[in-house]
RNA sequence: AAGGAUAUGGCGAAAAGGUAUCGCGUUAGCUUUGGGAGCUAAAGGUUAUAAGUUCGAAUCUUAUUAUUCUUU
Numbered sequence: 001a002a003g004g005a006u007a008u009g010g011c012g013a014a015a016a017g018g019u020a021u022c023g024c025g026u027u028a029g030c031u032u033u034g035g036g037a038g039c040u041a042a043a044g045g046u047u048a049u050a051a052g053u054u055c056g057a058a059u060c061u062u063a064u065u066a067u068u069c070u071u072u
Stems, first nucleotide, its partner, number of pairs: 001071007010024004018055001026042005048064005
């Protein structure tokens, strides 16, 4: 310098243009003498950043940033 991949709650992953889900974790309650396990519920996301397309974007387009791989 050229090309590719990845970026989504605290962590790990889904979501093929239509209200962003799941597991673990956290909090509260039930249960227990207590703890653990179990059950129920809740909180927690401006989907890396900025624009564009669309009635509608995590998803499509462009640029940028970070990490990573290959080639030179």
The RNA shown here (transfer RNA) has 72 nucleotides and comes from Phaeocystis globosa.
It is recorded under the gene name trnP.
It matches the Rfam family "tRNA". It is annotated as a transfer RNA.
Its mean pLDDT, the model's own confidence on a scale to 100, is 80.
The source organism's lineage runs through Eukaryota, Haptista, Haptophyta, Phaeocystaceae and Phaeocystis.